[in-house]
Context: one part of a larger RNA
RNA sequence: UUGGGCAUAGAGUAUUUGUAGGUGGCUUUUUAAGAUUGUCGUCAAAUCCCAAUGCUGAACCUUAGACAAGAUAGUAGGAAAUUACCGAGCUAGAGUAUGGUAGGGGUAGGGUGGGAAUGUACAGUGGAGCAAUGAAAUGUGUUGAGAUAAUUAAGAAUAUUAAGAUGCAAAAUCACUUUGUUGGGCUGUCACUAACAUUCAAAGACUGAAAUCUAUGGGAACGAAUGGAUUUAGAUACCCCAAUAGUCCUAACCGUUAAUGAUGGAUACUUAGUGUUGUGUGUAUCAACCCAUAUUGUGUUGCAGCGAACACGCUAACUAUCUUGCCAAGAGAAGUACAUUCACAAGAACGAAACUC
Numbered sequence: 001u002u003g004g005g006c007a008u009a010g011a012g013u014a015u016u017u018g019u020a021g022g023u024g025g026c027u028u029u030u031u032a033a034g035a036u037u038g039u040c041g042u043c044a045a046a047u048c049c050c051a052a053u054g055c056u057g058a059a060c061c062u063u064a065g066a067c068a069a070g071a072u073a074g075u076a077g078g079a080a081a082u083u084a085c086c087g088a089g090c091u092a093g094a095g096u097a098u099g100g101u102a103g104g105g106g107u108a109g110g111g112u113g114g115g116a117a118u119g120u121a122c123a124g125u126g127g128a129g130c131a132a133u134g135a136a137a138u139g140u141g142u143u144g145a146g147a148u149a150a151u152u153a154a155g156a157a158u159a160u161u162a163a164g165a166u167g168c169a170a171a172a173u174c175a176c177u178u179u180g181u182u183g184g185g186c187u188g189u190c191a192c193u194a195a196c197a198u199u200c201a202a203a204g205a206c207u208g209a210a211a212u213c214u215a216u217g218g219g220a221a222c223g224a225a226u227g228g229a230u231u232u233a234g235a236u237a238c239c240c241c242a243a244u245a246g247u248c249c250u251a252a253c254c255g256u257u258a259a260u261g262a263u264g265g266a267u268a269c270u271u272a273g274u275g276u277u278g279u280g281u282g283u284a285u286c287a288a289c290c291c292a293u294a295u296u297g298u299g300u301u302g303c304a305g306c307g308a309a310c311a312c313g314c315u316a317a318c319u320a321u322c323u324u325g326c327c328a329a330g331a332g333a334a335g336u337a338c339a340u341u342c343a344c345a346a347g348a349a350c351g352a353a354a355c356u357c
Stems, first nucleotide, its partner, number of pairs: 004327003008309001012324001014207001015205003021199003025090004031084001033083002036078002040074001043070001049065001051063002054060001093196001094193003097189005105182004111178001113176001114158001118154001121151001124148002129140002167174001214251002217248001221247002226242003264323005272301005278295005305312001330357003340349003
C1' cells in the first nucleotide's frame, strides 16, 4: 500500500466535552476544479512474442507481423446529470419559545424531623453459668455475667414499600421524611431560526468504584495486619476468641478494575407474538379502569438474515452509509527493562529486545 477484522478466538479508549480534519437535507442560478466526452500530435531502434530467410546445424543475422481495440502527460473544443464553487429560497434534520409531565438525576463542609437494631454507661430484680463449634478450647462470669424491663449519650446504616421484568443518570453511581437550588429526558402547540448537523487526532474535565497516601475529627458495628485457641504430619490457611489500620465526616491526592452489554458513536430501512415505565389521541364513562392506536424507554419468545458454534435477532452480532479508536510474525520472556512525562509516595501512562519452546 492493498485486502480483512474487533460479544466469547489478537483487537472498542472507563466516561464525556471538543478544535483541526473527514463526511453531510430539499429546490434553483452561476462557474467548470474533480469526474466525463473528444481534437491534434507523441509513445525511436534493438530486445521479448510469432512466421519465414541466410550462415553445413545451432547460437546468431535479415525480413514481415504482432505487442498498440492499450498507456502516460499535454492540448483547440463540447456537455453540466453528479461532487465541488457563487448567489437565492425551503422545512422533513438540529435548535429555540411556550404549556404539560414522570423520576431513588446532581448539589448545599446544607437545614428539620423519625423509628428499629447494635454494643456501651448507670441504677433495679435475680443468682450460675454465658458465649462459641462438626466437636472443643482460648474468651467471659460470684469484683454478680447471661436473662429481664426503664433511662442517658454515641456512631453507622436507612427494614417493610421494592420488582425474576421498576425509574433516573455520560459513565462511575443514585432509595427514611422534608426545604432551597439546579441539569437532562418525554410530550402538546407547530409559533420562531433556517442545515446551524454528525464523528472526532490535539487539548481539556470541579467526571471517574474500591483500596492506598496526607491533615483534622469520629470510632457503635464490621474488620486486612497482629496475638491467642483449634484442626493437622505440618497449617504462616479454612473454623473460633480478641483486635490495630481502615470503612464514616471535612479538605486534598491517586486515575486504576472482569471500569462488562467482555458489543465505540450517529443516521436510515426490515415478518410477528407477549409483558412493562412515561406520554398523546380515539372509544367508553358521572368519574376512573377496560379496549383500540401512536410514540418513548425497558424485558422476553422468535421469522428472514447473519454466525465457526453458542447465540444475536427493530435495544442486531441483519441490510446499508458516515466517522473515530484498536488488532494482525505463534506461545513465553512481559505489561517486564531502559528512556521520557505525571505522582508526596505507592505507582500510572507510553512500551521493547536478547533468550527459550
Molecule: small-subunit ribosomal RNA, central domain
Organism: Taxus chinensis